[in-house]
């Protein structure tokens, strides 16, 4: 120090459901668990995704472009409990 149990201590909370915010993506709180060894933390400058308001274009009321917003439970960085076995 790599690793990561049918181990102990705990933690977290997808999908749905309910309120609230928001154009929207999604956030929040409540119930609820798919599942997570970083599912902690970073998104004002690693990739990557997703929304399309404001604007610009075309158009004639839709479209196409557009991140200043989302997402860390994609990768990635970065800090960290616990300790079998190998």
């Nucleotide at each position: 120090a790599c690793c990561g149990a049918u181990a102990a201590u705990g933690g977290c909370a997808a999908a749905c459901c309910c309120a609230g915010g928001g154009a929207a993506a999604c956030c929040u709180g409540g119930g609820g668990a798919c599942g997570c060894a970083a599912a902690g933390c970073u998104a004002a400058a690693g990739g990557g995704g997703c929304u399309a308001a404001a604007g610009u274009c075309a158009u004639u009321u839709u479209g196409a472009c557009a991140a200043u917003g989302c997402c860390a439970g994609c990768c990635a960085g970065u800090u960290g409990c616990c300790g079998a076995a190998g």